[in-house]
C1' cells in the first nucleotide's frame, strides 16, 4: 500500500416509519408534534359480474379470487406436464448540497380486507415497522461552508 473479516461509533439509503414529553425503571403503559394510509356529504361520476334460457319479472340454469386498499412493483412473450424460468416492460431507486445533462449500477416484489368501499367538506379512524452500505472526485449552473489576506 492492497484485500478479507469482527466490533463500536459516525454518516448515508430504501421506505410515512422521525423527534420530544410524561407514568416509571420495565422487551412496558399513556401523550403530543411531524410525515403518512383509509373511511366519509352535496356536486360530478357510476349504474348492478359473466354467459344461456325467458312467461321480458333480475323468474331460471350453469359459471366465477367478484371487487377493493398499501405499494414504484404493472402488463406482453417464450419455455415448461404441475411447478418453475427466461426475456422484455409501464412504473421505480441509488451512485453523498440543489436542478439539468450524459454515463453507470439496481427494483420491477410482497402483503391485506372479506362479498364491501368511486369522489369527496366538516368528521371518524389507523400506522411510526422492516431491511441495508454508495457502482461518477463526469459535464454545466447555482448554493453553502472552512483557511489565509
Nucleotide at each position: 500500500g492492497c484485500g478479507u473479516c469482527u466490533a463500536u461509533u459516525u454518516c448515508g439509503c430504501u421506505u410515512a416509519a422521525u423527534u420530544c414529553c410524561u407514568c416509571a425503571c420495565a422487551u412496558g403503559g399513556g401523550g403530543a408534534a411531524a410525515c403518512g394510509g383509509g373511511g366519509g356529504a352535496a356536486c360530478c361520476a357510476a349504474c348492478c359480474g359473466u354467459g344461456g334460457c325467458u312467461u321480458c319479472g333480475c323468474g331460471c340454469c350453469a359459471c366465477a379470487u367478484g371487487g377493493g386498499g398499501u405499494g414504484a412493483a404493472u402488463c406482453u412473450c417464450g419455455a415448461u406436464c404441475u411447478u418453475u424460468c427466461g426475456a422484455g416492460u409501464a412504473g421505480g431507486g441509488c451512485g453523498a448540497c440543489u436542478c439539468u445533462c450524459a454515463c453507470g449500477c439496481c427494483c420491477g416484489a410482497a402483503u391485506c380486507c372479506g362479498u364491501c368501499a368511486g369522489c369527496u367538506a366538516a368528521c371518524c379512524u389507523c400506522g411510526u415497522a422492516a431491511g441495508c452500505g454508495u457502482u461518477u472526485c463526469g459535464a454545466g449552473a447555482g448554493a453553502g461552508g472552512c483557511a489565509a489576506c
The RNA shown here (c-di-AMP riboswitch aptamer (ydaO/yuaA leader)) has 149 nucleotides and comes from Fictibacillus gelatini DSM 15865. The source organism's lineage runs through Bacteria, Caryophanales, Fictibacillaceae, Fictibacillus and Fictibacillus gelatini. Its mean pLDDT, the model's own confidence on a scale to 100, is 77. It was read from a public genome assembly, where an Rfam model found it.